[in-house]
RNA sequence: CAAAGUAGAUGCUCAUGCGUUAAGUGAUCGGAGAACGGGAAGUUGUCUCCGAUACGAAGAGAUCCUCUCGCGGUGUGAGUGUCGCAUUCCGUUG
Numbered sequence: 001c002a003a004a005g006u007a008g009a010u011g012c013u014c015a016u017g018c019g020u021u022a023a024g025u026g027a028u029c030g031g032a033g034a035a036c037g038g039g040a041a042g043u044u045g046u047c048u049c050c051g052a053u054a055c056g057a058a059g060a061g062a063u064c065c066u067c068u069c070g071c072g073g074u075g076u077g078a079g080u081g082u083c084g085c086a087u088u089c090c091g092u093u094g
Stems, first nucleotide, its partner, number of pairs: 001094003008083010018072003027053008038090004059069004
């Protein structure tokens, strides 16, 4: 001097739920917590939970205790692609 590697984020596919009697998702504010390459530190960044506020939706059919086809910036799991330590110091490989 160069490189590798994590958690995680996100796109797509499949599976399986939830909602469609509107929860969820997304936005803002407040509070609490967590994680952040092998080691240490760690934010005004990230994520989770709780509360509040404003906004806000696609239903249809049938043989109707249900089922089917849709719809939702919908949850979870698996596969796959992409991105990937905010930053600082040390370490590893060349």